c-di-GMP-I-GGC riboswitch aptamer from an Anaerolineales bacterium, 91 nucleotides, folded computationally. The organism belongs to Anaerolineales, within Bacteria. Its Rfam family is "c-di-GMP-I-GGC riboswitch aptamer". Its family is annotated with cyclic-di-GMP binding in the Gene Ontology.
């Protein structure tokens, strides 16, 4: 540093479980370790879910129930970009 050790000091925390918020994906607490050299930060590109409210279409058991689209949301531990940051062997 556009690099990463059987190297030191260290950090994060998946699953799953509780508790809370959500309409949902999800998200925070807290408990746990699959991992992780940015598994720190940014929803910018792309891809993935989710869509309470609204639109559409199909049902007809008249309770509703299925399905697709639309604004919004989420996900940075899905790639990829910005940016920031310990260490200092090989390279």
């Nucleotide at each position: 540093u556009c690099c990463g050790a059987u190297a030191a000091a260290g950090g994060c925390a998946a699953a799953c479980c509780c508790g809370u918020c959500g309409a949902a994906a999800g998200a925070c607490g807290g408990g746990g370790a699959c991992g992780c050299a940015a598994a720190g930060c940014c929803a910018u590109g792309g891809g993935u879910c989710c869509g309470c409210c609204a639109u559409c279409c199909c049902u007809g058991u008249c309770a509703u129930g299925g399905g697709a689209u639309c604004a919004g949301g989420a996900u940075u531990g899905c790639c990829a970009g910005g940016u920031u940051a310990c260490c200092g062997a090989a390279a």
It was read from a public genome assembly, where an Rfam model found it. The model forms 95% of the base pairs in the Rfam consensus. Its mean pLDDT, the model's own confidence on a scale to 100, is 84.